Predicted 3D model of an 80-nucleotide RNA (c-di-GMP-I riboswitch aptamer) from a Nitrospirota bacterium. Its mean pLDDT, the model's own confidence on a scale to 100, is 83. Its Rfam family is "c-di-GMP-I riboswitch aptamer". The family has 155 seed sequences and 5,092 matches in Rfam 15.1. Gene Ontology term of the family: cyclic-di-GMP binding.
């Protein structure tokens, strides 16, 4: 450095669910949260999935989802 991730330390983040607000809709924002978890739960739709719109017999298009898998870029610590 690179791989790996611990009964290490020092942070980080936040599901769910609630309130306001945005979108037709999946969803997003932003606060709450005795936090469900996370070693990339960080950036990004590149490739599959899954959701949502329109029609609807199939086809298709255009979204949303990064905390569904994969791959790509960064990045704290240092045990075995």
């Nucleotide at each position: 450095a690179c791989c790996c991730g611990a009964u290490a330390a020092a942070g980080c983040u936040a599901a769910a669910c609630c309130a306001c607000c945005c979108g037709u809709g999946a969803g997003g924002g932003c606060g709450g949260g005795a936090a469900c978890g996370g070693a990339a739960a960080g950036c990004a739709a590149c490739g599959g999935g899954u959701c949502u719109u329109a029609a609807g017999a199939a086809g298709u298009a255009a979204g949303a989802c990064a905390g569904c898998c994969g791959a790509g870029c960064u990045a704290c610590c240092g045990a075995a």